[in-house]
Molecule: Bacterial RNase P class A
Organism: Clostridiaceae bacterium
């Protein structure tokens, strides 16, 4: 210096001014019997790495449920991690790259069932071309044709063709023999373990399970418009035993409608609402994910729904996009920068 791989992290800065949602303090403002409510002013505080998709796991809250199976539904190498996961970390195999690394729904195809077009002889099975031996004929003596037989090495189809490659062998061949490799089984060693290394063995077995299945483990439903409280009006139900008010002309008593008592909840309104599996740092164990333990911080909480809008200054000229119960993740979008780790290629010392 040029390409590349990982990974964390910023995502325009300051400043005046005007504005908007929460909070808290005040006020000799206004409403209210109070409670508190409006309201002015002051202070302080106000969106994100994805607030997004809503695709997974939890919390939280109602409903359902004796106890066991079946269907569904999911998940799928191994260990570890967490309140849980389809995550997250570390390792195994694999397949891609020269490399750094990256990606994989990776459990079973000797339980059973289905599929495999099309080519191309033949698709758990095969002589279409070819290649050889013997007979038989012909020959220009090179070989030619036919015939019983023999071969999976050669060509030719295809995603896939009867383990690969080289040696020996043979009439030509062929695990027929033999060495290496892959597969298969068994032993022995390490590894908690998926797995690996070595050794021996008979010689070889088609694919496909995001195909039915088959095995193993987990699995109630609905979601904050969940849910609880208050609640003028109306509706309904009780009491009349007291009180009280209208009505039955007036008075007693009676009846009747009210007030009263109780449930229900349509608007409306508080709660649930944000201090928590929270954040930042430091130190212990851990390769690590994360644990623990100290110490420090408070960081929207709206309901038609706040975070702008404007003046000046610098710069690299500013992407994607905004909360709506709350968390942990996963995926998708993003203009620009930053810093570190390591590969590969080049040059000069």
């Nucleotide at each position: 210096c040029g390409g590349g791989u990982u990974a964390a992290c910023c995502g325009g800065a300051c400043a005046g001014c005007c504005g908007c949602g929460g909070g808290u303090g005040u006020c000799a403002g206004c409403c209210g019997a109070a409670a508190g409510g409006c309201g002015g002013c002051a202070c302080g505080u106000g969106a994100g790495g994805a607030a997004a998709g809503u695709c997974c796991g939890g919390g939280c809250u109602c409903c359902a449920c004796a106890g066991g199976g079946c269907a569904g539904g999911g998940u799928g190498c191994c260990g570890g991690g967490u309140a849980a996961c389809u995550c997250c970390c570390g390792g195994u195999g694999a397949a891609g790259g020269c490399a750094a690394c990256u990606u994989c729904a990776a459990g079973g195809a000797c339980a059973g069932u289905g599929c495999a077009a099309c080519a191309g002889a033949a698709a758990u099975a095969g002589a279409c071309c070819g290649c050889c031996u013997g007979c038989a004929c012909c020959u220009c003596a090179g070989g030619g044709u036919g015939c019983c037989g023999g071969c999976a090495a050669g060509g030719a189809u295809g995603g896939a063709a009867a383990g690969g490659u080289g040696a020996g062998g043979u009439a030509a061949g062929a695990g027929c023999u033999c060495a290496c490799c892959a597969g298969c089984g068994g032993a022995a060693u390490g590894g908690c373990g998926a797995c690996a290394u070595u050794c021996c063995g008979g010689c070889u077995c088609u694919g496909u399970a995001a195909a039915c299945c088959c095995c193993a483990c987990c699995u109630g439903g609905a979601g904050c418009a969940a849910c609880a409280c208050c609640g003028c009006g109306g509706c309904g139900g009780g009491a009349c035993a007291g009180a009280u008010g209208u009505g039955c002309g007036g008075c007693c008593c009676g009846c009747a409608c009210g007030u009263c008592c109780c449930a229900u909840g349509g608007a409306g309104g508080u709660g649930g609402c944000u201090g928590g599996a929270g954040c930042c740092g430091g130190c212990u164990g851990g390769c690590a994910a994360c644990a623990g333990u100290c110490g420090g911080c408070c960081u929207a909480g709206a309901u038609a729904g706040a975070u702008g809008g404007u003046u000046g200054u610098c710069c690299a000229a500013g992407a994607c996009a905004g909360g709506a119960c709350c968390c942990g993740g996963c995926u998708u979008a993003c203009a620009g920068g930053u810093u570190a780790u390591c590969c590969c290629g080049g040059a000069a010392a």